Notes:
This is a predicted structure of a 97-nucleotide RNA (c-di-GMP-I riboswitch aptamer). It matches the Rfam family "c-di-GMP-I riboswitch aptamer". From the family's description: GEMM was predicted in a large-scale screen for bacterial structured RNA regulatory elements. The sequence was found by an Rfam model in a public genome assembly. The coordinates come from a structure-prediction model, not an experiment, and the mean pLDDT is 83.
RNA sequence: GACCCGAAAAGGCAAACUAAUCGAAAGGUUGGGACGCAAAGCCACAGGCCUAAACCUCGCCAGGUUUUAAGGCAGGUAUGGCGGCUGGGUUACCGAA
Repeated sequence: GACCCGAAAAGGCAAACUAAUCGAAAGGUUGGGACGCAAAGCCACAGGCCUAAACCUCGCCAGGUUUUAAGGCAGGUAUGGCGGCUGGGUUACCGAA
């Protein structure tokens, strides 16, 4: 000095909850607030999870009565999200054992 690693110190981030705001929702942003975090910095690449506006359905209801509609419900789908779920990529402060 490098990699692994994580004692100490300085500094950093900020769960739940909450106020405002954006969004169909999941969720995001900002302020307050700290449960925790050594990458709880950054990137949705793989898996996983959440949501379903829109779209789909010989579906159900309802409606209508000959048109193939408007509406409600159910099921499906990410093009929407989550990095504080795991892996991967990438950058970085300090220096005891």